Predicted 3D model of RNase P RNA and transfer RNA as a complex of 517 nucleotides. It holds a member of the Rfam family "Bacterial RNase P class A". It is annotated as a ribozyme. Rfam describes the family as follows. Ribonuclease P (RNase P) is a ubiquitous endoribonuclease, found in archaea, bacteria and eukarya as well as chloroplasts and mitochondria.
RNA sequence: UCAGGUCGCUCGAACGGUCGCUGGCGGGGUCGCAAGGCCGCGCUGGAGGAAAGUCCGGGCUUCGCAGGGCAAGGUGCCGGGCAACACCCGGUCGGGGCAACCCGAAGGAAAGUGCAACAGAGAGCAGACCGCCGCGGGGCUUCGGCUCCGGGCGCUUCACGGCCGGCUCAGGCCGGUACGGGGGCGCGGCGCGAAGCGAUUUGCGUCGGUGAGGUUGAAAGGGUGCGGUAAGAGCGCACCGGCGGUCCGGGCGACCGGGCCGGCCAGGCAAACCCCACCCGAAGCAAGGCCGAAUAGGGAAGCGUUUGAGGGCGGCCCGUCCGAAGCUUCCGGGUUGGCCGCACGAGGCGUCGGGCAACCGGCGUCCCAGAUGAAUGACCGUUGCCGCGGGGCGAGCGAUCCACCCGCGGAACAGAACCCGGCUUACAGACGGCCUGGACCG
RNA sequence: GGGCGCGUAGCUCAGCGGGAGAGCACUUGCGUGACAUGCAAGGGGUCGCUGGUUCAAUCCCAGCCGCGCCCACCA
Numbered sequence: 001u002c003a004g005g006u007c008g009c010u011c012g013a014a015c016g017g018u019c020g021c022u023g024g025c026g027g028g029g030u031c032g033c034a035a036g037g038c039c040g041c042g043c044u045g046g047a048g049g050a051a052a053g054u055c056c057g058g059g060c061u062u063c064g065c066a067g068g069g070c071a072a073g074g075u076g077c078c079g080g081g082c083a084a085c086a087c088c089c090g091g092u093c094g095g096g097g098c099a100a101c102c103c104g105a106a107g108g109a110a111a112g113u114g115c116a117a118c119a120g121a122g123a124g125c126a127g128a129c130c131g132c133c134g135c136g137g138g139g140c141u142u143c144g145g146c147u148c149c150g151g152g153c154g155c156u157u158c159a160c161g162g163c164c165g166g167c168u169c170a171g172g173c174c175g176g177u178a179c180g181g182g183g184g185c186g187c188g189g190c191g192c193g194a195a196g197c198g199a200u201u202u203g204c205g206u207c208g209g210u211g212a213g214g215u216u217g218a219a220a221g222g223g224u225g226c227g228g229u230a231a232g233a234g235c236g237c238a239c240c241g242g243c244g245g246u247c248c249g250g251g252c253g254a255c256c257g258g259g260c261c262g263g264c265c266a267g268g269c270a271a272a273c274c275c276c277a278c279c280c281g282a283a284g285c286a287a288g289g290c291c292g293a294a295u296a297g298g299g300a301a302g303c304g305u306u307u308g309a310g311g312g313c314g315g316c317c318c319g320u321c322c323g324a325a326g327c328u329u330c331c332g333g334g335u336u337g338g339c340c341g342c343a344c345g346a347g348g349c350g351u352c353g354g355g356c357a358a359c360c361g362g363c364g365u366c367c368c369a370g371a372u373g374a375a376u377g378a379c380c381g382u383u384g385c386c387g388c389g390g391g392g393c394g395a396g397c398g399a400u401c402c403a404c405c406c407g408c409g410g411a412a413c414a415g416a417a418c419c420c421g422g423c424u425u426a427c428a429g430a431c432g433g434c435c436u437g438g439a440c441c442g
Numbered sequence: 443g444g445g446c447g448c449g450u451a452g453c454u455c456a457g458c459g460g461g462a463g464a465g466c467a468c469u470u471g472c473g474u475g476a477c478a479u480g481c482a483a484g485g486g487g488u489c490g491c492u493g494g495u496u497c498a499a500u501c502c503c504a505g506c507c508g509c510g511c512c513c514a515c516c517a
Stems, first nucleotide, its partner, number of pairs: 001438008010430002013383007021046006028039004048413001052424002055422005060284004067318004073279004077091005092106001093104004107275002112273002114269002129214002131210004135150006152187007160180002162177006189206007222240006241265002243262008288340004298331006310322003333516003347366008385410007394401002443513007452466004460497001468484005490506005
């Protein structure tokens, strides 16, 4: 100097004047018997880092008083912090970046069920389309070999696999179903043999291996090499990788490092159902409490009156209590007032101590918005910031940069509503600390 | 202030992991003297937006945006 990373309990205009709004305190005038209302005056407080979204967690309040189970919901590597959390800090593992550093809803797919379109031979205890190899048969041959073929339709049967249903604590059992597969029969094709002068008839065969190579796909069941084989293959072996078991060492732990054994090679998805571990009562300040005012305890339907409705803790069940008669829902009636909750709190600031940090503790000090058609504002001036244009000291060969002066324009996202801790999202710009990489100079 | 729900064609809606669909509307043609009905064919989509999970997202998850509904007290 350029490019970048990260942290921030940093800011998000300042000053003055004029006119307003609102809370508190003091004091005055006026109306009223009073409570109190109205109008001036003085002093003083008056939005945010997100006040937002309402996504989590808590305080607070009500649900009269104990519980238990299921369902539903949430969280999901480890340790710590916190009132609590899905938050924060520190670490582990995986991924990205040259690096500083960043990202991760990161338990289980060798419990079970399920899904994977299209393409493809084959997609879940894989699969034979091409290719390779064997076997059978035919043809050719220089006898070394080369080359061609090995296939279809229909009917029927079997519960082996699959699927469906039922039973069982489970292993499993029973029943059904012809989807896959196997067997049989018939027809026709091909090849060979036999009989026959011939048409034709008849018999037999029409079968296997392979998962190396090609092809499809998001994904094809470890990799390389050697052996092996008819051809091949973890089929065997060596090395590497993964997984499982076991042992040793380090760490509180996640986990890391290493030894031995096992050819075990087991794919993906759980932000699909599910399994495992842990957590969880519901509703919300329009909660809730007090005072005042007004009205029709009006109508309909359903359930119920000892066989017990309904309610008390909400979705269900059990349990328990109340309930000796009403209850629930709908349609109506009245009011649209005041006070409390409600501003002292997991509070702010300073300092010291502990901790890598989040955070915690001690001491001192301060009181800091409280509206309810809803205050926190408007205008003017000066200064500061940014952009554009003009002038211009200066630097440079030049393009150009630029102290300073003048004019014009601009300045974000957004606004408390019971209160806190977080997260997420929006935001013109400005500042500070630390770190990384490159270039140049010494 | 608090609590819920919904965004798919111009309108009303279905679909809920593998081709974006139905009805009405629209366009063209046939038919009619002309129109309507009818018949035939066709066009039209950011599945509200942005990320993530997955081989694959309208669908599953998260965050934004927009719209709609409900909640006062008394007898």